Predicted 3D model of a 340-nucleotide RNA (Bacterial RNase P class A) from a marine sediment metagenome. The model forms 97% of the base pairs in the Rfam consensus. It matches the Rfam family "Bacterial RNase P class A". Its family is annotated with tRNA processing, dimeric ribonuclease P complex and ribonuclease P activity in the Gene Ontology.
[in-house]
């Protein structure tokens, strides 16, 4: 230099706060015990659990994604590999389906940016002749990220041109071998093709909406309807399908549940390159509700600053749970391990 982890000061004392267990109690409370923020608790950007909204379902639109094989509850995530690009290298980056369905676009410069053209040049003819006009050419020059795109030699021609020939090379495609596969290597190869899909579009796969302030936990009475229709229910549309509707009173505006035992965490072993999976043993580790997780003192480690140089004074990254998980992204003073 490259890659990838770990950590996020330590110990003690005193006073508090939150919920838990035990115990006492005059039911108000008091006491004891152990526990009490993060690697991102953040952004709320993806995915899932859970809950509610139709009893299900189909189609269209919209949206997301896009090499292959795996992992996973799932993913737009992760792992390994393939192709492309970068680096001397360890390694890094990759919005990586289709341009031979159609449409559009290709700045500036340039004659022309894709079926239409000629600025210089080359060739021919004419003329008022170091030039002009008309025609031919697309080899050479010039412009540009890119110029109808086939390199070399020859034939050919007024000059030229894959116009033609030979050789070389090449895309689609075919065959063989290797690989689960993307693909790689070798051989052959009708034939002559600009780029852009982070433009429309086409193809394939997935896809309801709302979020724990979700949601759940009572009693009773009245009116209308009880055929159809209307209305309403999945919150873009269509079909389909389902449903009786509205109001009053008491109680309450609070409390409880949801709420933290979970795709949970750790040890060991096995399988796998890995992501991860299986088995085994052990552990319980915040649950507040306007929000507890704190304050002070002492000793001490590291780093920085200041100064009277005493081992004196002072400072300590980003940040703080709010239903729970898996990811991604962003912020972060320092310290430290491993591999290459």
């Nucleotide at each position: 230099g490259u890659a990838u982890g770990c950590u996020a000061g330590a110990c003690g004392a005193u006073c508090g706060c939150u919920g838990g267990u035990c115990c006492c109690u005059u039911a108000g409370g008091a006491g004891a015990c152990a526990a009490g923020a993060g690697g991102a608790a953040a952004g709320u950007c993806c995915g899932g659990g859970c809950a509610g909204u139709g009893u299900a379902g189909a189609g269209u639109a919209g949206g997301a994604c896009a090499g292959u094989c795996g992992c996973u509850a799932a993913c737009g995530g992760c792992g390994a590999c393939c192709g492309g690009g970068g680096g001397u290298g360890a390694c890094c980056c990759u919005a990586g389906g289709g341009a031979a369905a159609g449409u559009g676009c290709c700045a500036c410069a340039g004659a022309a940016a894709c079926g239409g053209u000629a600025c210089c040049g080359c060739c021919u003819a004419u003329c008022u002749a170091u030039g002009a006009u008309a025609g031919g050419u697309a080899a050479g020059g010039g412009u540009g990220a890119a110029a109808g795109g086939a390199g070399u030699a020859g034939u050919g021609u007024a000059a030229g041109a894959g116009a033609c020939u030979a050789c070389a090379g090449c895309a689609a495609c075919g065959u063989a071998u290797g690989g689960u596969g993307a693909c790689a290597u070798a051989c052959g190869g009708a034939g002559a093709a600009g780029g852009u899909a982070a433009a429309c579009c086409c193809u394939g796969u997935c896809u309801a909406c709302u979020g724990c302030a979700a949601g759940g936990a009572g009693g009773u009475c009245u009116g209308c309807a009880c055929a159809a229709a209307a209305a309403g229910g999945c919150u873009a549309c269509u079909c389909g399908u389902c449903u009786g509707c509205a109001g009053g009173c008491c109680g309450a505006u609070a409390u409880c549940c949801g709420c933290u035992c979970g795709a949970g965490c750790g040890u060991u072993g096995c399988g796998g390159c890995a992501a991860c999976g299986c088995a085994u043993c052990g552990c319980c580790u915040a649950g507040a509700u306007a929000g507890a997780u704190g304050a002070u003192c002492g000793u001490u480690a590291c780093u920085g600053a200041c100064u009277a140089u005493a081992g004196g004074u002072u400072a300590g990254a980003c940040a703080g749970a709010a239903c729970c998980c898996g990811g991604c992204u962003u912020a972060u003073c320092g310290g430290u391990g491993u591999a290459c």
Model confidence (mean pLDDT): 76 of 100.